The RNA shown here (Lysine riboswitch aptamer) has 175 nucleotides and comes from Planomicrobium sp. CPCC 101110. The sequence was found by an Rfam model in a public genome assembly. The prediction has a mean pLDDT of 76. The model forms 98% of the base pairs in the Rfam consensus.

Order: sequence, then C1' cells, then structure tokens
RNA sequence: AGUGGUGAUAGAGGUGCGAACGUCAAAAGUACCCAUUCAGAGAUGGACAGAAUCUGUGAGGAAUGGGGAAAGGGGCGGUCGCCGAAGUGUACGGGGAACUGUAAAUCCGUAUGCUGGUCCUGCAUUUAAGAAGUGCAGGGCUGUCAGAGUGAAUCUCUGGAGGGCUAUCUCACAU
Repeated sequence: AGUGGUGAUAGAGGUGCGAACGUCAAAAGUACCCAUUCAGAGAUGGACAGAAUCUGUGAGGAAUGGGGAAAGGGGCGGUCGCCGAAGUGUACGGGGAACUGUAAAUCCGUAUGCUGGUCCUGCAUUUAAGAAGUGCAGGGCUGUCAGAGUGAAUCUCUGGAGGGCUAUCUCACAU
C1' cells in the first nucleotide's frame, strides 16, 4: 500500500445463549385431608384497612395415628431458534393483585447504563437448599483487535471492547 464513512450479506469464539418437550432426583413425608385427645375463642391467600364468610354442632393451636401432593428452581437427553445470542440495573407506561381500596411479588413494552465468553473465591440477596440465579469485589482460562519483543512464523507481555472482529459487496469524495 487512496480518504472518509453508510448500509447489506455470510461467518467465528465455546462447558457459548435461550425456549419448549421427555425423564430423574429433590421439594417432602412438607402443604393439605380424615380420626382421636388436650385446652377453650377466635380465624380467613405477601402487608394494611373494610366487607363477606366460618366458628361452643368447637375456631385457631398442640400431640398421636392414617392418607398424602404441586409449582418455581436443578441434573440428564435429544429437538428448535440463535451469536447482544442473552442477562441485568435505573426510569417511564401498561397489565396484574384471587370481594373492595392502597398495593407487594410478578408479566409486557419503551428509553438508557453495564456485561466479549466462561469458570472459581468472598460478601449480600433470592430460595426448602451447601443446588441454581442476581449484585458487588477479586482471580483464572479463552477468543478477537491494536502495540511491543521482531523482518517472517510461533510464542510472550501490555492494553481495549461486541456500536467490536473476519470475509465479500455497496455509498460519497479524491486521483
């Protein structure tokens, strides 16, 4: 080894991401139902208030005995869709809330921030949970680009980020 940049198509990373399905464990001998006994007045789904209902024909609670789940989450299996795949924080809007009101959890959308991917450790949170997830901090492995060692290959070190990288096209300008 033209300059600048717009857009399109196709790809790569790897325990790669996500979804549904099947199956397994666990949830759990838990919730719940029935019977007996104790005792005797309150009880009703995350919270509060009201309403409505149940209750001395025994509420709620405890013990014993009998019966006995499920959801979310997780492992495995192949299938499908994909490579900001996806996850998550904040703000706004909408739904939802099981009788009503406030309204939690939660679901969807928009804008915006962060994270290349993945693993481990600590703290916090969520959860039945030492599983898994999320947030913060630290560390490792790995892909990619730039720079250096270096003229080349390999390798090493440093740094950056996916609005990136690779390949093929395309637009504008200049010659």